[in-house]
RNA sequence: UUUCGAUAAAGGCAAACUUGCUGAAAAGCAAGGACGCAAAGCCACAGGGUCUAAUGUUCAUUCGAACGAUGACAGCCUGGCUGCCGAA
Numbered sequence: 001u002u003u004c005g006a007u008a009a010a011g012g013c014a015a016a017c018u019u020g021c022u023g024a025a026a027a028g029c030a031a032g033g034a035c036g037c038a039a040a041g042c043c044a045c046a047g048g049g050u051c052u053a054a055u056g057u058u059c060a061u062u063c064g065a066a067c068g069a070u071g072a073c074a075g076c077c078u079g080g081c082u083g084c085c086g087a088a
Stems, first nucleotide, its partner, number of pairs: 002088004012037002017032006035075001041081003046078003049073003056067004
């Protein structure tokens, strides 16, 4: 440096759910909590995908309906950058 995660150690993160706050929502943040994770660290201005639909547009003009990302997800997949331990 590359590949891999059998074993061991030091550690790390934290799904669902609960409470509080923010948000139109999706969701995020904090605390609790562990389903899992060897990148579950970072990038959404790399590509695809998924979720939401406020502003807006159209229709209806009473409730509302459809479209729509500029919002969100890196714990959906591929990709990029960085990184601990061990083995070959």